[in-house]
Context: one part of a larger RNA
RNA sequence: GAACGAACGCUGGCGGCAUGCCUAACACAUGCAAGUCGAACGAGGCUUCGGCCUAGUGGCGAACGGGUGAGUAACGCGUGGGAACCUGCCCCCGAGUGGGGAACAACUGCUGGAAACGGCAGCUAAUACCGCAUACUCCUCUUCGGGGAAAGAUUUAUCGCUGCUAGAUGAGCCCGCGUCGGAUUAGCUUGUUGGUGGGGUAAAGGCCCACCAAGGCAACGAUCCGUAGCUGGUCUGAGAGGAUGAUCAGCCACACUGGGACUGAGACACGGCCCAGACUCCUACGGGAGGCAGCAGUGGGGAAUAUUGGACAAUGGGGGAAACCCUGAUCCAGCCAUGCCGCGUGAGUGAAGAAGGCCUUAGGGUUGUAAAGCUCUUUCAGCGGGGAAGAUAAUGACGUUACCCGCAGAAGAAGCCCCGGCUAACUCCGUGCCAGCAGCCGCGGUAAGACGGAGGGGGCUAGCGUUGUUC
Numbered sequence: 001g002a003a004c005g006a007a008c009g010c011u012g013g014c015g016g017c018a019u020g021c022c023u024a025a026c027a028c029a030u031g032c033a034a035g036u037c038g039a040a041c042g043a044g045g046c047u048u049c050g051g052c053c054u055a056g057u058g059g060c061g062a063a064c065g066g067g068u069g070a071g072u073a074a075c076g077c078g079u080g081g082g083a084a085c086c087u088g089c090c091c092c093c094g095a096g097u098g099g100g101g102a103a104c105a106a107c108u109g110c111u112g113g114a115a116a117c118g119g120c121a122g123c124u125a126a127u128a129c130c131g132c133a134u135a136c137u138c139c140u141c142u143u144c145g146g147g148g149a150a151a152g153a154u155u156u157a158u159c160g161c162u163g164c165u166a167g168a169u170g171a172g173c174c175c176g177c178g179u180c181g182g183a184u185u186a187g188c189u190u191g192u193u194g195g196u197g198g199g200g201u202a203a204a205g206g207c208c209c210a211c212c213a214a215g216g217c218a219a220c221g222a223u224c225c226g227u228a229g230c231u232g233g234u235c236u237g238a239g240a241g242g243a244u245g246a247u248c249a250g251c252c253a254c255a256c257u258g259g260g261a262c263u264g265a266g267a268c269a270c271g272g273c274c275c276a277g278a279c280u281c282c283u284a285c286g287g288g289a290g291g292c293a294g295c296a297g298u299g300g301g302g303a304a305u306a307u308u309g310g311a312c313a314a315u316g317g318g319g320g321a322a323a324c325c326c327u328g329a330u331c332c333a334g335c336c337a338u339g340c341c342g343c344g345u346g347a348g349u350g351a352a353g354a355a356g357g358c359c360u361u362a363g364g365g366u367u368g369u370a371a372a373g374c375u376c377u378u379u380c381a382g383c384g385g386g387g388a389a390g391a392u393a394a395u396g397a398c399g400u401u402a403c404c405c406g407c408a409g410a411a412g413a414a415g416c417c418c419c420g421g422c423u424a425a426c427u428c429c430g431u432g433c434c435a436g437c438a439g440c441c442g443c444g445g446u447a448a449g450a451c452g453g454a455g456g457g458g459g460c461u462a463g464c465g466u467u468g469u470u471c
Base pairs, nucleotide, nucleotide: 001471002470003469004468006467007466008465009464010463013343014342015341016340017339018338020335021301026299027298028297030296031295032294035060036059037058040057041056043054044053045052046051067254068253069252076179077178078177079176080175081174082173086170090167095162096161097160098132100130101129107122108121109120110119111118112117138148139147140146141145152159153158154157180226181225182224187217188216189215192214193213194212195211196210197209198208199207229251230250231249232248233244234243235242236241256277257276258275259274260273279290280289281288282287307333309332310331311330315329316327317326318325319324346376347375348374349373356367357366358365359364380412382407383406384405385404386403390398415460416459417458418457419456420441421440422439426455427454428453429452430451436443437442
């Protein structure tokens, strides 16, 4: 000098655009953040008899989106390759969708419990479930052969269902190289290293198991310890480099702590389940309920970080044939000079160089065209009126919007730091090694340009200084 997710002190007019718990991955009251489909199904309620509503069965979604950075020094990430794989919805290809059956919710009855939630008996539908038939392609087996599928609905030309091929998209897996510090960590390893055979998985593989061999890694740093999410980037720098990883974007990991699987195309699942633990709450003491590192908000910690706001109008997502519903994603608004950028706090004229202040060699000098006065202007803010794009077939939260016109009046709008040298800027008074200053050198002990005040001056300006951190 530059920079900052900054903080603190003094000060503070307006607008645009950004940013805003860096600390306790501490604990959380309350509300909302994932639903939707009646064109799959039975039933119930209301009814103007047209329909409407929805607890349950069923389907799809809830694995996305959103948060956080605890853990992780690792194929985690970055980059470049690879083969032994899966992929709902979407697109393409051709084929099929025949004929039956038995249940379980809801409901009804009885009944347990304080509650959470159940139990028993009975009835019932389906795109729920199960056989049978069929199988070009496809999968599979013990391969002249055998086994394996389906679902219908309505507004009647659409939406589906089954299996198959190719694609697209999205995942999983393997490898080369790169990826912090410590040797005051030098040896580490027994499923360890490899093989054979099996199991398991969507899939290669000690991933797991049995047997066999005795290997494997390491001074080019293994192991251990500490620290840390990685990257595109960001800051700085002429560059090389150094530092960093907020916001935005990609990947990863996590969801009270630890473990586990279920469902599913996809999870070992933030707002799902089970077990254990800590904590909190309810209880009739028998037993139950919970998980803000979603958006707001509260307590606490801290130098420090915002509203328990509006809307689905736009973009996008889920469901639906659609109308539409949901969406704290998102778009907006609110708060904060936290940052960047822009604008304003007036312009011209005005010497009796007024008064006052300060200094003075008492003549004067300076503040200073500064003020007053005179002549103008009205940006911004204020008041009144009109009013766009964003979104169009229609629909605007923003919105008392942006923007335009009119009105009034200089009117409402300047501070902060510094003045010994570095370093731009000097005098007087007070103080007297005191009180104090200070980034370094150093000032202060009776004329202090260095302390405190004043006048004057210098610098920056809605900011200015200080502190911290990086280059």
A computed fold for a 471-nucleotide part of an RNA from an uncultured prokaryote, annotated as small-subunit ribosomal RNA, 5' domain. RNAcentral holds the full RNA, with entries from ENA.